Predicted 3D model of a 476-nucleotide part of an RNA (small-subunit ribosomal RNA, 3' major domain) from uncultured Bacteroides sp. The full RNA is in RNAcentral, with records from SILVA. Its Rfam family is "Bacterial small subunit ribosomal RNA".
Context: one part of a larger RNA
RNA sequence: UGACGGGGGCCCGCACAAGCGGAGGAACAUGUGGUUUAAUUCGAUGAUACGCGAGGAACCUUACCCGGGUUUGAACGCAUUCGGACCGAGGUGGAAACACCUUUUCUAGCAAUAGCCGUUUGCGAGGUGCUGCAUGGUUGUCGUCAGCUCGUGCCGUGAGGUGUCGGCUUAAGUGCCAUAACGAGCGCAACCCUUGCCGUCAGUUGCCAUCAGGUGAAGCUGGGGACUCUGUCGGGACUGCCACCGCAAGGUGCGAGGAAGGGGGGGAUGACGUCAAAUCAGCACGGCCCUUACGUCUGGGGCGACACACGUGUUACAAUGGCGGCUACAGAGGGAAGCCACCCCGCGAGGGGGCGCGGAUCUGAAAAGGCCGUCUCAGUUCGGACUGGAGUCUGCAACCCGACUCCACGAAGCUGGAUUCGCUAGUAAUCGCGCAUCAGCCAUGGCGCGGUGAAUACGUUCCCGGGCCUUGUACA
Numbered sequence: 001u002g003a004c005g006g007g008g009g010c011c012c013g014c015a016c017a018a019g020c021g022g023a024g025g026a027a028c029a030u031g032u033g034g035u036u037u038a039a040u041u042c043g044a045u046g047a048u049a050c051g052c053g054a055g056g057a058a059c060c061u062u063a064c065c066c067g068g069g070u071u072u073g074a075a076c077g078c079a080u081u082c083g084g085a086c087c088g089a090g091g092u093g094g095a096a097a098c099a100c101c102u103u104u105u106c107u108a109g110c111a112a113u114a115g116c117c118g119u120u121u122g123c124g125a126g127g128u129g130c131u132g133c134a135u136g137g138u139u140g141u142c143g144u145c146a147g148c149u150c151g152u153g154c155c156g157u158g159a160g161g162u163g164u165c166g167g168c169u170u171a172a173g174u175g176c177c178a179u180a181a182c183g184a185g186c187g188c189a190a191c192c193c194u195u196g197c198c199g200u201c202a203g204u205u206g207c208c209a210u211c212a213g214g215u216g217a218a219g220c221u222g223g224g225g226a227c228u229c230u231g232u233c234g235g236g237a238c239u240g241c242c243a244c245c246g247c248a249a250g251g252u253g254c255g256a257g258g259a260a261g262g263g264g265g266g267g268a269u270g271a272c273g274u275c276a277a278a279u280c281a282g283c284a285c286g287g288c289c290c291u292u293a294c295g296u297c298u299g300g301g302g303c304g305a306c307a308c309a310c311g312u313g314u315u316a317c318a319a320u321g322g323c324g325g326c327u328a329c330a331g332a333g334g335g336a337a338g339c340c341a342c343c344c345c346g347c348g349a350g351g352g353g354g355c356g357c358g359g360a361u362c363u364g365a366a367a368a369g370g371c372c373g374u375c376u377c378a379g380u381u382c383g384g385a386c387u388g389g390a391g392u393c394u395g396c397a398a399c400c401c402g403a404c405u406c407c408a409c410g411a412a413g414c415u416g417g418a419u420u421c422g423c424u425a426g427u428a429a430u431c432g433c434g435c436a437u438c439a440g441c442c443a444u445g446g447c448g449c450g451g452u453g454a455a456u457a458c459g460u461u462c463c464c465g466g467g468c469c470u471u472g473u474a475c476a
Base pairs, nucleotide, nucleotide: 001476002475003473004472005471007470008469009468010467011466012465013464015460016459019423020422021421022420023419026315027314028313029312030311031310032309033308034306035305042053043052064301065300066299067298068297069296070295076124077123078122079121082118083117084116088103089102090101091100092099093098106115107114108113126290127289129288130287131286135284136283137279138278139277140275142273147186148185149184150183151182152181153162154161155160166177167176168175192267193266194265195264197235198234199233201231202230203229207224208223211222212221213220238261241255242253243252244251245250304442317416321375322374323373324372325371326370327369334363335362338357339356342353343352344351345350382413387408388407389406390405391404392403393402429452430451431450432449433448434447435446
């Protein structure tokens, strides 16, 4: 100087407390451990691994296993040998890859030659093989915590200290005062995006108040820019005003005005550093290793196994509910090998026709909700696993191993021990919708969107993490 303390003081955070809803019990989905296996490819492992890399494992992917091929190689560059085509078509063997055979047969130029393709040879290949403890880059975490430093000066033999301490204040090393310090940098804040209010400008595909036409209905048509909305550029919030407290910074106010009030809400933004943290399998790269194989092509299998253990989720155990009929109201996003109105067929998944739309124009619809009816506390009209049968769709192909539909079957489960998680407001809870990946999909995952919409916070003694000052130390 740090680090540590079941030392002290001060202060924060859904850290506790106060509340609401979960997990831990059940079934299933998914990841992991373990076990098994020819292989169950590899990585991630307290917090900071475990619906993680994976935003799509039937083949492919694929890195693993078994079998069959191949060796300048699956791709590319340079030189070189031979050939004239390559492509295509056909045949034999084969599971395919591949091997063999037949057929057709180059372009420009008079030519040399050049181009193109295949082939031979040579030089470069190739490796998801090892090392993340050789590395770059990127990332997690402490933590959006308020810290981390520098120049000069001063103090100290020196390591180093001071500044950065103290008082008040703040979300903040935020600011004010004080001060052997005076200044400065990286962080904080602001500048950026978005949302909430108003205005300007612009009106099509959006809108419809006024006028006219028109319909079963409808901005449907003429027309209009008022309104909504969409987009552009501005305004607006600054403790600015008032009162009180305070030297000041600032604080308080069911004060005013205002759409918004003292950081308005949300996002992006992550200082010096810590964990030899993660990644050589995204990529790059040093070293090491393989080179008729640890490269590469291909058929099949595996990554989907299953006595078990754990994590994350979904669905439930019901009446604030289940079922049936009728009936409303979104936002954000997607669409051409696509989204598909409408009609017909099918109980349905879907099929057959077919309009419009590269889309504020066409397209797909909300669900919880509301109204009516039914069930009456039961393993049930709860719950839907599992299983049997019949189908639909995608795709070369659904046996291993897809999703969906219909009929039948109807398991466990009556609110879950110790323990444990999330959340402070348009939040939790609850309800549906969309997107990426994608032929299809094991999505209950991830990322977004809107609808309905709470309870509680006395307080900081205690648990956890953190910041500042101080104290002890046999630790560095």